Predicted 3D model of a 72-nucleotide RNA (transfer RNA) from Rickettsiales bacterium (ex Bugula neritina AB1).
RNA sequence: AGGUGCUUAGCUCAGUGGUAGAGCAUCUCGUUUACACCGAGAGGGUCAAUGGUUCAAGUCCAUUAGCAUCUA
Numbered sequence: 001a002g003g004u005g006c007u008u009a010g011c012u013c014a015g016u017g018g019u020a021g022a023g024c025a026u027c028u029c030g031u032u033u034a035c036a037c038c039g040a041g042a043g044g045g046u047c048a049a050u051g052g053u054u055c056a057a058g059u060c061c062a063u064u065a066g067c068a069u070c071u072a
Stems, first nucleotide, its partner, number of pairs: 001071007010024004018055001026042005048064005
């Protein structure tokens, strides 16, 4: 320098253009003499950024940034 892939909750990851989710973690309650386990519930998101297409974009398109990888 060129090619490919990835970017979504604190972490690991799902998500056919039509209400943003799961597990773990955090908090509360129950249970226990107490802790842990277990059960019930709650909070937590500018979906990397900007622009475009569309009635409607996490999803499609373009650019930028970061990361990984391959080639030179």
Rfam family: tRNA. The prediction has a mean pLDDT of 82.